The prediction has a mean pLDDT of 84. SAM riboswitch aptamer (S box leader) from Mangrovibacillus cuniculi, 102 nucleotides, folded computationally. The RNAcentral record of the sequence draws on Rfam. The organism belongs to Mangrovibacillus, within Bacteria.

RNA sequence: AUCUUAUCAAGAGUAGGUGGAGGGACUAGCCCAAUGAAGCCCGGCAACCGACCGUUUUUACGGCACGGUGCUAAUUCUUGCAGCAACGCUGGGAGAUAAGAG
Numbered sequence: 001a002u003c004u005u006a007u008c009a010a011g012a013g014u015a016g017g018u019g020g021a022g023g024g025a026c027u028a029g030c031c032c033a034a035u036g037a038a039g040c041c042c043g044g045c046a047a048c049c050g051a052c053c054g055u056u057u058u059u060a061c062g063g064c065a066c067g068g069u070g071c072u073a074a075u076u077c078u079u080g081c082a083g084c085a086a087c088g089c090u091g092g093g094a095g096a097u098a099a100g101a102g
Stems, first nucleotide, its partner, number of pairs: 002101007013042001016041003022032003026080001028078002043072003048068003052063004076094001081091004
């Protein structure tokens, strides 16, 4: 890098530290940013996998948050294709994350 399955309308610092100019995948928009971007550290949120604890006729459900990730502006910020009579809705694509496959 590829394939499969699941999830993506909730939640997480309204002056934490460091750092210095960029960032929001890509396109087109529209935004965020020196009243300080990315990155890193700390904090926090969640609970996909494992561990552990219950229940369960053995497969699941609930709990916990110890380990492995993940996430922490805006619905995955909107959009890119299709359908439906309109600023909208539905589906798909793309993307992200987890677990598994090879």